[in-house]
Molecule: Bacterial large signal recognition particle RNA
Organism: Methanofastidiosum sp.
RNA sequence: UCGUGCUAGGCGGGGAGGUAGCGGUGCCCUGUACCCGCAAACCGCUGCAGCGGGGCUGAAUUCCCACCCGAGGGUUUGUCUUGUAGGGUCUGGCAGUCGUAAGUGGUGAGGACCUCUGGGUCCUGCGCAACUGGAACUCCUGAACCGUGUCAGGUCUGGAAGGAAGCAGCACUAAGGGAACCCUUCAGUGUGCCGUGGGGGAGCCUGGAUCGAGCUAACUGCGUCUGUAACGCCUGGGAGGCCAAUUCGAAGGCGGGUGCACGG
Repeated sequence: UCGUGCUAGGCGGGGAGGUAGCGGUGCCCUGUACCCGCAAACCGCUGCAGCGGGGCUGAAUUCCCACCCGAGGGUUUGUCUUGUAGGGUCUGGCAGUCGUAAGUGGUGAGGACCUCUGGGUCCUGCGCAACUGGAACUCCUGAACCGUGUCAGGUCUGGAAGGAAGCAGCACUAAGGGAACCCUUCAGUGUGCCGUGGGGGAGCCUGGAUCGAGCUAACUGCGUCUGUAACGCCUGGGAGGCCAAUUCGAAGGCGGGUGCACGG
C1' cells in the first nucleotide's frame, strides 16, 4: 500500500414543556433520516442512552472532536399598542362654589356706588262697596166643621113684632206654599286699580335729598375650595409588536482525529 473478515461507532439532531435529573411518547424547529411492539394521574434509566425484538452499514461522503455561521425556542430589561382591576397625589380634562377686577362687554355727568328719607309690597282694626245666604217688606194663593165678617135657603124660639145659632156661597185672614227682588236688617267672604288708623321694616319696586365717578361680574384671565373618573396621568397583574442583552441551539461550512486479525 492492496485485499478479505471483524469490532467500536452509525442508521438523525435540537428547543420548550414535563422531571429530583435524564431519555422517550405528545407540541414546535430543522429537513429526509432502518423495521416492529409499548408509553401522560405514562413508559424507562441513574447516565453516551427509552425498554424489548429484528435488520443494514462499518473505519470514512456516512463515525468522533474543535471552530465559524446560524433556522428556531427560552429568559430579562427598555419602549409602544391593546384590554383589565384600582387610585384621586396631577399647573391635565370636565362641572360647580367663593373671591379678584387685568382685559372684553353692559351701565353711568340725561348723575353711578355709599348714606339719609317718603310710599308700595307684608300684618292688623274700622268703614264703604261687591257678591252670597237668612229674615222682614210687597204681591198671589191659602180652612167641608173645630178662623173672622156677611150669611140666601132652611132651623130654633116667640101669639106677634122680633130675637138667636148658623151650613153652602162670597169677601178677608192665620200657619203654610209660591213669586218678586227696588228698599230695610242680620250673617258670611278665594271679593275690591276703594277709603282710613296702627304695626312692620330683611329683601325687592318706586319717589325725593346729599355727594360727585364709579358700579356690575355675563365672557376671558388669576386665586381658593369641592366634586367627577369618559379621557390624560399613576399603580398592579395580562396579551401582542419592536429594539437590545443573555442562554440553548438544528441544518450547513471548514479543520483535525479514528481500532483488531490474516494474506499478497